[in-house]
RNA sequence: GCUCCCGUCGUCUAGUGGCCAAGGACGAAGGCUUUUCGAGCCUUAAACACGGGUUCAAAUCCCGUCGGGAGCG
Numbered sequence: 001g002c003u004c005c006c007g008u009c010g011u012c013u014a015g016u017g018g019c020c021a022a023g024g025a026c027g028a029a030g031g032c033u034u035u036u037c038g039a040g041c042c043u044u045a046a047a048c049a050c051g052g053g054u055u056c057a058a059a060u061c062c063c064g065u066c067g068g069g070a071g072c073g
């Protein structure tokens, strides 16, 4: 330099145009329970890398940028 793959709550992930208010697990905070801790139960907060385009509608499709990874030279 070229090609390909990936980027979603703090972490790991589901999602493959509308049904979805972006869901789940762990973690965090609060409450109940407990003499206390732990466990258990309930509740809450927390995310689509960035910019543009297509579309009535985009986390999802297209282009570019950035970052990570793999291969080739």
Stems, first nucleotide, its partner, number of pairs: 001072007010026004018056001028044005049065005